[in-house]
Context: one part of a larger RNA
Molecule: large-subunit ribosomal RNA, domain III
Organism: Candidatus Acidiferrales bacterium
């Protein structure tokens, strides 16, 4: 320099109560305004107590500060079923032996790791100041183990099928979700009109089990026989002949159930005004209709679009009154590690409480082709 420049997005404040020494700013109300494919909800990464509650205001907070993501102190993350670990592989990584190197070590075979991929199983209501698919309470369901009856040819590290997959495109079913009427509750004033065809508010119900529907795919089955599937096969493959035209395999919804429950506007009672406890109507049908689900379906195109286990099936060695395998019923078990919170952001990467940047899920009204624009709604904020 100077009490200057700046005080970090022009979304926007005003009041009235409380609190307090002290209130433009904290709480609570009313009213205004913003976002509303977000400035809203849920998750991954990443952060690592920043959640809640009490107390406090030195310093942090770009004025203050009773407030805070600040400072002290106490609490707070509850799982067979979400995710991980487990079991399986990819790219890749490591590698008994080997092989090469003068060494150091470099490549690799059997293996063994290695998700971002494949593989059992849960919902629907409550509840805490703070956790829930995890406590609670309804009803489910999976592995697996053991007893118990019935019935049995049972067996792998092997052999076969299946997991199992690309790009476009278009047609149908169909559900969530919306509107709409019915249907149940309420409301009539301080005002110019309103008892009607006004107004406001509600009409929610899972997963499981049962049926097997719209669609979708394979021709079924029986016999004989086989130089193939590194040995075997009754199992796949390939031959040959018989008999039926339906079987069989998948599949969303829907309807019954689950639920005589649950939640529900609302009413009442008590309250330390936070809240707490009883009680509780209606809970139907119509249309519209998704980018979700049927669908890893269909038709098409050529650039031909993972592996491997889990799970079927065969049979080898073995076993064959045992032992194993099914099938019902019943009992045990289901460990461990994560779970707070914030997550387009004042908590993440950016030296800040920084107008930047950050994968995924939800997807409501009105006009509109639309997830665009605009104005709303659930909710969330006026950006110190």
């Nucleotide at each position: 320099a100077a009490g200057u420049a700046a005080c970090g997005a022009u979304a926007a404040u005003g009041c009235g109560u409380g609190u307090g020494a002290a209130a433009a700013c904290c709480a609570c109300g009313c009213a205004c305004g913003c976002c509303g494919a977000a400035a809203g909800u849920c998750c991954a990464a990443g952060g690592u107590u920043u959640c809640c509650u009490g107390c406090g205001c030195a310093a942090c907070g770009u004025c203050a500060a009773u407030c805070g993501g600040c400072g002290c102190a106490g609490g707070g993350u509850g799982a067979g079923u979400c995710g991980g670990c487990c079991c399986c592989u990819a790219a890749g990584g490591c590698g008994a032996g080997g092989c090469u190197g003068a060494g150091a070590a470099g490549c690799g075979u059997a293996g063994u790791c290695g998700a971002u991929g494949g593989g059992a199983a849960g919902u629907g209501g409550g509840u805490u100041a703070a956790u829930a698919u995890u406590c609670c309470u309804a009803c489910a369901c999976c592995g697996u183990u053991c007893a118990u009856a019935a019935u049995u040819g049972c067996g792998a590290u092997g052999g076969g099928g299946g997991g199992a997959c690309g790009g476009a495109g278009a047609a149908g079913g169909u559900u969530a979700g919306g509107u709409c009427a019915g249907c149940c509750g309420g409301u009539g004033a301080u005002u110019g009109g309103u008892a009607g065809u006004a107004c406001c508010g509600g009409u929610u119900u899972a997963a499981g089990u049962g049926u097997g529907u719209a669609g979708g795919c394979a021709g079924a089955u029986c016999c004989c026989u086989u130089a193939g599937g590194c040995a075997a096969a009754u199992c796949c493959g390939g031959g040959g002949g018989g008999u039926c035209a339906a079987u069989g395999c998948u599949g969303a919804g829907g309807c019954a159930u689950g639920a005589c429950g649950a939640c529900g506007a609302g009413u009442c009672u008590c309250u330390a005004c936070g809240g707490a406890g009883a009680u509780g109507a209606a809970g139907u049908g119509a249309u519209u209709g998704a980018u979700a689900c049927c669908a890893a379906g269909c038709u098409u195109c050529c650039a031909g679009g993972a592996a491997a286990a889990g799970c079927c099936u065969c049979u080898a060695a073995g076993c064959u009154u045992c032992a194993g395998a099914u099938u019902a019923u019943g009992a045990g078990c289901g460990a461990c590690c994560g779970u707070a919170c914030c997550c387009a952001a004042a908590a993440c990467c950016g030296a800040c409480a920084c107008a930047g940047g950050u994968g995924g899920a939800c997807a409501g009204g009105u006009c509109g082709a639309g997830a665009a624009g605009a104005c709303c709604a659930a909710g969330g904020c006026g950006u110190u």